[in-house]
Context: one part of a larger RNA
RNA sequence: CCAAGGCAAGGGAAAUCGGCAAGUUAGCCUCUUAUCUUCGGUAUAAGGGGUGCCUACAUUCUUUCCUUUUACAGAAAUGUUUCUGGGGGGUUUGUAGGUUUCAAUAACAAGGGGGCGUCGACUGUUUAUCAAAAACAUAGCUCUCUGCUAGAUGGAAACGUUUUGUACAGAGGGCGACGCCUGCUCACUGGCAGCAUCUGAAACAGGGUUCCAACCUUGUGAAGGACUGUUAAAGAGCGGGACUAACUCUGAGUCUCUUAAGGUAGCGUAAUACCUCGCCGUUUAACUGACGGCUCGCAUGAAUGGCGUAACGAGCGUCCCACUGUCCCUGUCUUGGACCUG
Numbered sequence: 001c002c003a004a005g006g007c008a009a010g011g012g013a014a015a016u017c018g019g020c021a022a023g024u025u026a027g028c029c030u031c032u033u034a035u036c037u038u039c040g041g042u043a044u045a046a047g048g049g050g051u052g053c054c055u056a057c058a059u060u061c062u063u064u065c066c067u068u069u070u071a072c073a074g075a076a077a078u079g080u081u082u083c084u085g086g087g088g089g090g091u092u093u094g095u096a097g098g099u100u101u102c103a104a105u106a107a108c109a110a111g112g113g114g115g116c117g118u119c120g121a122c123u124g125u126u127u128a129u130c131a132a133a134a135a136c137a138u139a140g141c142u143c144u145c146u147g148c149u150a151g152a153u154g155g156a157a158a159c160g161u162u163u164u165g166u167a168c169a170g171a172g173g174g175c176g177a178c179g180c181c182u183g184c185u186c187a188c189u190g191g192c193a194g195c196a197u198c199u200g201a202a203a204c205a206g207g208g209u210u211c212c213a214a215c216c217u218u219g220u221g222a223a224g225g226a227c228u229g230u231u232a233a234a235g236a237g238c239g240g241g242a243c244u245a246a247c248u249c250u251g252a253g254u255c256u257c258u259u260a261a262g263g264u265a266g267c268g269u270a271a272u273a274c275c276u277c278g279c280c281g282u283u284u285a286a287c288u289g290a291c292g293g294c295u296c297g298c299a300u301g302a303a304u305g306g307c308g309u310a311a312c313g314a315g316c317g318u319c320c321c322a323c324u325g326u327c328c329c330u331g332u333c334u335u336g337g338a339c340c341u342g
Base pairs, nucleotide, nucleotide: 001337002336003335004334005333006332007331008330010328011327014326019323027051028050029049030048031047036041038177052099053098054097055096056095057094058093061090062089063088064087065086066085071080072079073078100104112321113320114319115318116317117316118315119313120312124136125135140175141174142173143172144171145170146169151162152161153160154159178308179307180306181305183238184237185236188235189234190231191230192229193228194227197226198225199224203220204219205218206217207216208215239257240256241255242254243253266300267297278294279293280292281291282290283289
């Protein structure tokens, strides 16, 4: 010097991206417990007190002895059983007094706590070997297909699977507990249905040309397309410019261009905001942070779900208390290495 550990005056996160690491707390008994809540929880919330040993007394259960007593059986001896009071042993709990230590769950074992927010409801699953998460799954909601020789799927087929199931079933897609909700648009792409007419191949039929072939031509006319309608919890999409109220500002309102329709309820500087360290407030002595507001949002927005939400989380952000060698600022000790000498 390195690794693993022990201790450290005073300060106590000033260290650092960040309390990472370490430390604090800890069992049992008891008192007492906010907020929110889906009334189950949150909760061991938080925060207090006690804890060893000795003696006395009370007490729980049990065992045994003495005494009193009841009933039954028996001819009796006696046996079984019921009851009052008392004593001894063990044991539970409590109260009081005493006693020792720095310290009584003295070792081992054994939660640090709280506030606010974000995401995901939860338990669960995952990148065997750098990612455990906000990702996946989930119950639940919804859409589509399917009447059984079903639909979907494996196979060239035979024949299988779903299924020895039958729509309260099976398959596929999306969202993701729960609560309140889920707006407008079918122009485009797709799905479904329809279909007077148009288009639409081969084939077949008729006709023409020099007998045949080839060729030309007319008719019949499938799917598909055109066309009509419908469908967004299908793929998707959801505007711009002027003017305007008796201070100013703002613009309920008016005009105009334009679209299939012009973003509704909500939420909003956000896991989304370029400008941006937006502005105001709270927090700090000081904050590009956090929280609460405002908000025309470069480029939020409703099952590609929107907004809330108790409980939960080795998730993420932030603050406070306690605690500490993280630090001020290092020291020292133990064990094992490295290293030096032999």
A computed fold for a 342-nucleotide part of an RNA from a Candidatus Micrarchaeota archaeon, annotated as large-subunit ribosomal RNA, domain IV.
It was read from a public genome assembly.
Model confidence (mean pLDDT): 85 of 100.